[in-house]
Molecule: Purine riboswitch aptamer
Organism: Halanaerobiaceae bacterium
RNA sequence: GAAAAUAAAAAAUAGACACCUCAUAUAAUGGUGGGGAUAUGGCCCACCAGUUUCUACCAGAACGCCGUAAACAUUCUGACUAUGAGGGAAGUGUACUUAGGG
Numbered sequence: 001g002a003a004a005a006u007a008a009a010a011a012a013u014a015g016a017c018a019c020c021u022c023a024u025a026u027a028a029u030g031g032u033g034g035g036g037a038u039a040u041g042g043c044c045c046a047c048c049a050g051u052u053u054c055u056a057c058c059a060g061a062a063c064g065c066c067g068u069a070a071a072c073a074u075u076c077u078g079a080c081u082a083u084g085a086g087g088g089a090a091g092u093g094u095a096c097u098u099a100g101g102g
Base pairs, nucleotide, nucleotide: 019087020086021085022084023083024082025081026056029049030048031047032046033045034044035043041066042065050057058078059077060076061075062074064072
């Protein structure tokens, strides 16, 4: 002087995970079969469709309806999943805690 390896510290950048928000999908929807409850009830199971889509396809409330039969209606509120995008700032007040100083 050059190159390589290892360890530590600092800074920067990038990425990932998690979280939050938004967008898209889907309307947490529609159809069918079997079983079940019965006004203190109105469910359970399976299948199909729906998504450039894996999964999910329910819960509660309100208000009706059905006079005991086999069938539920409407509305509202609340998710998960898939993919994509974005986000974490600055400041004030109060209370508490910790550390330092007087």